Notes: Predicted 3D model of a 161-nucleotide RNA (FMN riboswitch aptamer (RFN element)) from Microbacterium sp. cf046. The RNAcentral record of the sequence draws on Rfam.
[in-house]
């Protein structure tokens, strides 16, 4: 070093402005899971997490479902549990070097699903207007599935050859 098995770790980030009212609109700041990769990565190659799933697996209970039957016995589905597989974003210019989309100098992008989302923005309809109504859009940082799950960990222990 290497296998099995336990345990234990395993995601960050706010101010101001305008309102009666916004951590969600305007501004401006700030934040960055794991692996590899010639050299240090949100933007390279992959992976996690989220959304969908073909398909096993389990089927105590509950709810639907259908059969015989009559208060009990089965089908089937769903509700659990695992899951091929696919669906999920964003980076240039200049330096330096033997080598960097990774560093160092400048400019730029990007952020799951749900809620909430100011009397905000868009349409569309009604109405003399004020307005109402209806539908659409609207948070990386708030609040929630999450005391979960996770890629992993050159972190720990015991056993094996």
């Nucleotide at each position: 070093a290497c296998g099995u098995g336990c345990u234990c770790c395993g995601g960050g980030g706010u101010c101001g402005g305008u309102g009666a009212g916004a951590a969600u609109c305007c501004g401006a700041a700030c934040c960055g899971g794991c692996g590899g990769u010639g050299a240090c990565a949100g933007u390279c190659c992959g992976c996690g997490a989220g959304c969908c799933a073909a398909g096993g697996c389990a089927u105590c209970a509950g709810c639907a479902u259908c059969c015989g039957a009559u208060c009990c016995g089965g089908u089937u589905g769903c509700c659990g549990c695992c899951g091929a597989g696919g669906c999920u974003g964003a980076c240039c210019c200049g330096g330096u070097g033997g080598a960097a989309u990774u560093c160092c100098g400048g400019g730029a992008c990007c952020g799951a699903c749900g809620g909430u989302g100011a009397u905000g923005c868009a349409g569309c309809a009604g109405a003399a207007a004020c307005c109402u109504g209806c539908u659409g859009c609207g948070a990386g940082u708030c609040c929630g599935g999450a005391u979960g799950g996770g890629a992993g960990g050159c972190a720990g222990c015991a056993c094996g050859a």